The part of an RNA shown here (small-subunit ribosomal RNA, 5' domain) has 472 nucleotides and comes from an uncultured marine eukaryote. The coordinates come from a structure-prediction model, not an experiment, and the mean pLDDT is 82.

Context: one part of a larger RNA
RNA sequence: GGAUGAACGCUGGCGGUAUGCCUAACACAUGCAAGUCGAACGAAAGUUUUUAACUUUAGUGGCGAACGGGUGCGUAACACGUGAGAAUCUGCCCUUAGGAGGAGGAUGUUGUUUAUUUUAACAUAACACUCCAUAUGUCGAGAGAUAAAAUAUUUAUUGCCUAAAGAUGAGCUCACGCCUGAUUAGCUAGUUGGUGAGGUAAUAGCUCACCAAGGCCACGAUCAUUAGCUGGUUUGAGAGAAUGAUCAGCCACACUGGGACUGAGACACGGCCCAGACUCCUCUAGGAGGCAGCAGUGAGGAAUCUUCCGCAAUGGGCGAAAGCCUGACGGAGCAAUACCGCGUGGAGGACGACGGCCUAUGGGUUGUAAACUCCUUUUCUUUGAGAAGAAGUCCUGACGGUAUCAAAGGAAUAAGCAUCGGCUAACUCCGUGCCAGCAGCCGCGGUAAGACGGAGGAUGCAAGUGUUAUCC
Numbered sequence: 001g002g003a004u005g006a007a008c009g010c011u012g013g014c015g016g017u018a019u020g021c022c023u024a025a026c027a028c029a030u031g032c033a034a035g036u037c038g039a040a041c042g043a044a045a046g047u048u049u050u051u052a053a054c055u056u057u058a059g060u061g062g063c064g065a066a067c068g069g070g071u072g073c074g075u076a077a078c079a080c081g082u083g084a085g086a087a088u089c090u091g092c093c094c095u096u097a098g099g100a101g102g103a104g105g106a107u108g109u110u111g112u113u114u115a116u117u118u119u120a121a122c123a124u125a126a127c128a129c130u131c132c133a134u135a136u137g138u139c140g141a142g143a144g145a146u147a148a149a150a151u152a153u154u155u156a157u158u159g160c161c162u163a164a165a166g167a168u169g170a171g172c173u174c175a176c177g178c179c180u181g182a183u184u185a186g187c188u189a190g191u192u193g194g195u196g197a198g199g200u201a202a203u204a205g206c207u208c209a210c211c212a213a214g215g216c217c218a219c220g221a222u223c224a225u226u227a228g229c230u231g232g233u234u235u236g237a238g239a240g241a242a243u244g245a246u247c248a249g250c251c252a253c254a255c256u257g258g259g260a261c262u263g264a265g266a267c268a269c270g271g272c273c274c275a276g277a278c279u280c281c282u283c284u285a286g287g288a289g290g291c292a293g294c295a296g297u298g299a300g301g302a303a304u305c306u307u308c309c310g311c312a313a314u315g316g317g318c319g320a321a322a323g324c325c326u327g328a329c330g331g332a333g334c335a336a337u338a339c340c341g342c343g344u345g346g347a348g349g350a351c352g353a354c355g356g357c358c359u360a361u362g363g364g365u366u367g368u369a370a371a372c373u374c375c376u377u378u379u380c381u382u383u384g385a386g387a388a389g390a391a392g393u394c395c396u397g398a399c400g401g402u403a404u405c406a407a408a409g410g411a412a413u414a415a416g417c418a419u420c421g422g423c424u425a426a427c428u429c430c431g432u433g434c435c436a437g438c439a440g441c442c443g444c445g446g447u448a449a450g451a452c453g454g455a456g457g458a459u460g461c462a463a464g465u466g467u468u469a470u471c472c
Stems, first nucleotide, its partner, number of pairs: 001472004006468005013342006019335002021300001026298003030295003035063003040060002043057006070253003080177006088170002093166001095164005101132004110123004137146003152157002180224002186216003191213008228250004232243004255276005278289004306332001308331003314328001315326004345375004355366004380409006389399001416461005421442003427456005437444002
């Protein structure tokens, strides 16, 4: 000198664009953040134009809830980054080929009986479930074994099943890169490899039995400390150093620890089970909960915002669609937190007012500064007009009567902070008297202090300025 997710002191007019718990992954009141489909199904309630139709929905069922959003605890690791690979899976989507025959009950719901729940009996639906049949598939050397399906409106589509291929996504393996400590030198028995078996979507000590005795290490193993990684960011001429907020990719986590279920996908933030700590309710038998989602509260801290508006746009889920949901997102609010831009007036105006300060008492300086004259209206106030953003011929805008435009009014509404001994731009007076105090370093202060405090003046930057902290 540059930089910051900054904080503190003094001060503070406006706009645009960004950013805003870096500390306690501490505890959380309240509201919202994941639903949708009646064109899968029976049923109930209501309405009407009552042979029936429509609306709403608790339940069965489908899809979604594994995305989106948050945080950085853990992790020195194939976690991440770059590159390569083979032994894999992949709902929805695209393409191609083939197919959809027959039968059944209740576990759900509703009604009746049993005082309720449970249980039992009877009746009862489906694109839910079960059984039989069938095969281009799979396994097998072969014989053979095994396993599917669902309709709806209507006449062309949507769905369904099987197979193949694609796309996308995911799992796995390897090479290289990746902080500090040797005041950590040895570490390792499923350990290293083989055979066989199990297991997985898949390779593999992933697991097990047996066999062999291997494997890593001074090119730093093991242990310990610290830490999410990267694209990037800051600085620097570069090499490099530091860093990893916002945005984007990947990973990990969801009160703490463990576990599986469902599913194409989870070992699942707003799912389940068990254990623990904590909080709450209770009839004391027993139950309920999880903001590291958006707001918000307490606590911690030098320190970090509204319990706002809207689904109008973009995107997502469901649906044939209308549409519904969406604290994602779009916006508004708060904060000089940062960057950028604008303003606080312009021109004229005295051999120079008053006042202040200094003085050698002559004067100098504040100073064209003010007053005064003329002008302008960025801003400001009032009034009027008023968007684009809508994609989609109708309709649809939270922002928002916002941006913007026009007219009128009147210099009107708007300047501070730090410094002035040298480094370092800027000097005098008064007070104080090694006191009070200053200070980044050198150092000032003990009676004429350009260094302390005040005043006048000056210098620097300016809606900021100075200090502190950290990095280059």